[in-house]
C1' cells in the first nucleotide's frame, strides 16, 4: 500500500430495521456481622468510535474519515 473482520458502561459481551440499547463482572448504597468476606436486595453508569445518506423508523443497511487486530506484497 492492497485485501478482510472488529469498534456498544469502567472490563468482558449480547440486542431479527421497530418499546425506554439490556446481562454479567466490577463500583455505590441497604440488609446481615463483632469487624470484615460471603449472600440476598437496590441504585447509578452509554454521543452504540466521529461525519454523512437510506428509510416511517438504524447499535443493525450504504459512503468517507479514525483507531485496533489479521492476511498478503
Nucleotide at each position: 500500500g492492497c485485501g478482510c473482520g472488529c469498534g456498544u458502561a469502567g472490563c468482558u459481551c449480547a440486542a431479527u430495521g421497530g418499546a425506554u440499547a439490556g446481562a454479567g463482572c466490577a463500583u455505590c448504597g441497604g440488609u446481615c456481622u463483632a469487624c470484615g468476606g460471603a449472600a440476598c436486595c437496590g441504585a447509578a453508569g452509554g454521543u452504540u468510535a466521529g461525519a454523512g445518506g437510506u428509510u416511517c423508523g438504524a447499535g443493525u443497511c450504504c459512503u468517507c474519515u479514525c483507531g485496533c487486530g489479521c492476511g498478503u506484497g

The prediction has a mean pLDDT of 80.
This is a predicted structure of a 73-nucleotide RNA (transfer RNA) from a Phycisphaerae bacterium.
Its Rfam family is "tRNA". Rfam classes the family as a transfer RNA. Rfam describes the family as follows. Transfer RNA (tRNA) molecules are approximately 80 nucleotides in length.
The same sequence occurs in records of 2 taxa.
The RNAcentral record of the sequence draws on ENA and MGnify.